[in-house]
This is a predicted structure of a 75-nucleotide RNA (transfer RNA) from a Bacteroidota bacterium. It matches the Rfam family "tRNA". It is annotated as a transfer RNA. It was read from a public genome assembly. The prediction has a mean pLDDT of 81.
């Protein structure tokens, strides 16, 4: 340098044009002699950045950012 994948809550991820959810962690209360556990609740998101298309974009298109994996070329 080329190709290919990924980038969504603190992690691990789901959503392929029409309200951004779900485990686990967290906080709260319940329960319990107390604690795990179990249950109920609550909080937590510029959806990588910008820019196009559309009545509407996490979604489709175009540049860029990081991250992985492969090729390759010089020292």
């Nucleotide at each position: 340098g080329c190709u290919g994948a990924a980038g969504u809550a603190g992690c691990u991820u789901a959503g392929u044009g029409g309200u951004a959810g779900a485990g686990c962690a967290g906080c709260u209360g319940a329960u319990u002699c107390g604690u795990a556990a179990u249950c109920a609740g609550c909080a937590g998101g510029u959806c990588g950045a910008g820019g196009g298309u559309u009545c509407a974009a996490c979604u489709c298109c175009c540049u860029c950012c990081u991250u992985c994996a492969g090729c390759u070329c010089c020292a």